[in-house]
Context: one part of a larger RNA
Molecule: small-subunit ribosomal RNA, 5' domain
Organism: uncultured prokaryote
RNA sequence: CGUUUGGCGGCAUGCCUAACACAUGCAAGUCGAGCGAGAAAGUGUAGCAAUACAUGAGUACAGCGGCGCACGGGUGAGUAACACGUGGAUAACCUGCCUCAGAGUGGGGAAUAACACCGGGAAACCGGUGCUAAUACCGCAUAUUCUGACAGAGCCUGCGGGCUUUGGCAGGAAAGGAGCAAUUCGCUCUGAGAGGGGUCCGCGGCUGAUUAGCUAGUUGGUGGGGUAACGGCCUACCAAGGGUACGAUGGGUAGCUGGUCUGAGAGGACGAUCAGCCACACUGGGACUGAGACACGGCCCAGACUCCUACGGGAGGCAGCAGUGGGGAAUCUUGCGCAAUGGGCGAAAGCCUGACGCAGCCAACCCGCGUGUGUGAUGAAGGCCUUCGGGUUGUAAAGCACUGUCGAGGGGGAAGAAUACUGACGGUACCCCUCAAGAAAGCACCGGCUAACUCCGUGCCAGCAGCCGCGGUAAUACGGAGGGUGCAAGCGUUGCUC
Numbered sequence: 001c002g003u004u005u006g007g008c009g010g011c012a013u014g015c016c017u018a019a020c021a022c023a024u025g026c027a028a029g030u031c032g033a034g035c036g037a038g039a040a041a042g043u044g045u046a047g048c049a050a051u052a053c054a055u056g057a058g059u060a061c062a063g064c065g066g067c068g069c070a071c072g073g074g075u076g077a078g079u080a081a082c083a084c085g086u087g088g089a090u091a092a093c094c095u096g097c098c099u100c101a102g103a104g105u106g107g108g109g110a111a112u113a114a115c116a117c118c119g120g121g122a123a124a125c126c127g128g129u130g131c132u133a134a135u136a137c138c139g140c141a142u143a144u145u146c147u148g149a150c151a152g153a154g155c156c157u158g159c160g161g162g163c164u165u166u167g168g169c170a171g172g173a174a175a176g177g178a179g180c181a182a183u184u185c186g187c188u189c190u191g192a193g194a195g196g197g198g199u200c201c202g203c204g205g206c207u208g209a210u211u212a213g214c215u216a217g218u219u220g221g222u223g224g225g226g227u228a229a230c231g232g233c234c235u236a237c238c239a240a241g242g243g244u245a246c247g248a249u250g251g252g253u254a255g256c257u258g259g260u261c262u263g264a265g266a267g268g269a270c271g272a273u274c275a276g277c278c279a280c281a282c283u284g285g286g287a288c289u290g291a292g293a294c295a296c297g298g299c300c301c302a303g304a305c306u307c308c309u310a311c312g313g314g315a316g317g318c319a320g321c322a323g324u325g326g327g328g329a330a331u332c333u334u335g336c337g338c339a340a341u342g343g344g345c346g347a348a349a350g351c352c353u354g355a356c357g358c359a360g361c362c363a364a365c366c367c368g369c370g371u372g373u374g375u376g377a378u379g380a381a382g383g384c385c386u387u388c389g390g391g392u393u394g395u396a397a398a399g400c401a402c403u404g405u406c407g408a409g410g411g412g413g414a415a416g417a418a419u420a421c422u423g424a425c426g427g428u429a430c431c432c433c434u435c436a437a438g439a440a441a442g443c444a445c446c447g448g449c450u451a452a453c454u455c456c457g458u459g460c461c462a463g464c465a466g467c468c469g470c471g472g473u474a475a476u477a478c479g480g481a482g483g484g485u486g487c488a489a490g491c492g493u494u495g496c497u498c
Base pairs, nucleotide, nucleotide: 004490007369008368009367010366014361015327020325021324022323024322025321026320029067030066031065034064035063042055043054044053045052046051074280075279076278084204085203086202087201088200089199090198093197094196095195098193099192100191101190102189103188104187105186106140108138109137115130116129117128118127119126120125146171147170148169150167151166152165153164154163155162156161176185177184178183206252207251214242215241218240219239220238221237222236223235224234225233255277256276257275258274259270260269261268262267282303283302284301285300286299305316306315307314308313333359335358336357337356341355342353343352344351345350372402373401374400375399382393383392384391385390407435408434409433410432411431412430416425442487443486444485445484446483447468448467449466453482454481455480456479457478463470464469
């Protein structure tokens, strides 16, 4: 997985194939205590009405700006590689938010979206003119420490340099908001820390030599560039090197690990779920922003595919959660909730969160429970066998007595929630009462291996079969029956593996 059978509960699993294509909904937002602007419906009052005013409301929808979107979630295509594991190195490095410490937060300027008007376009969207704000942008001042070159001293060193310190020179900051206030949240520079990351190295872990030769940025040097940082990382020139039988190069296969399965162990095989690392995000390439990406739900280019189009041009990317088609032996609901845990933003209230918590489906695994218990011999009837005496099914049934797991009905009803409010699950688990043996047993096998035997049918036929082998007229081996054996809500088979 299939066939067959099927009562309940707990727990955990669930596209191994097409990294095939995807309809629809949802999966990343948040902040008005950074900033400017700012509706409408509705309601009320006045009025015959048009309408005006108030409220709705500084609300909604947008815009500028900040932080997040690099986490969380998915997949295993690629990768035999410093990708991973382990142990080191970084005196060759970076680090937003957080913690500790020191210093500062002065004074100016010019714009631009939103908005208004005009215009273009089928749309996506775009252009022009004009107005405006800021924690958006740009100068200036100041700046211990910071950066650069220079001069000097001490200590350390792997001898390349590093650390501490002195001097003057040159360069480099900032932003405000809330509150009556106290104050608080921020902002800038610097040092230290924590946590996170980059890079380098030793060692370790697949296959075949029916792959033996490989290499031109190749190996090294010098100058330059580039990076957070070492480095042929890149570039110009110079030299001719470098790796390889301890298996280079090329081919095949493969994400790696903690672990999992098996085994007495050694070992062998595997790498689902959970956890760490890596890689990828329609295919290929590229950079931008940023502390961090070369960025799954960002951008640009090319390509294939799908969709819209007024034919000019546009839109899209489920290997997120559910779901669809397809492929396949085969793998689930277009569910509920943010109550808990965790995450983002926010001063907070809170908002968002298919992470997560739950529920649903499948005997797909493991575990537990039940399908009654006691009594009951004329050993009833029936079935089967028979040497026709009987044997067996078999205390099995019936009958009688009892119990209530489970089930049904009724009542109560959580913990999980923290100082309070707040519970999706859930009227669930659990508890009490009542009812009633009532709804609840199958599957395979019975020649030897291998536990379990007779009759009938068939007659090398029909068939069985894991191996040996059965069947040609008395078949414990085929088919049926009675009986038995083994497992049991499962059983048997097939495949893979130890």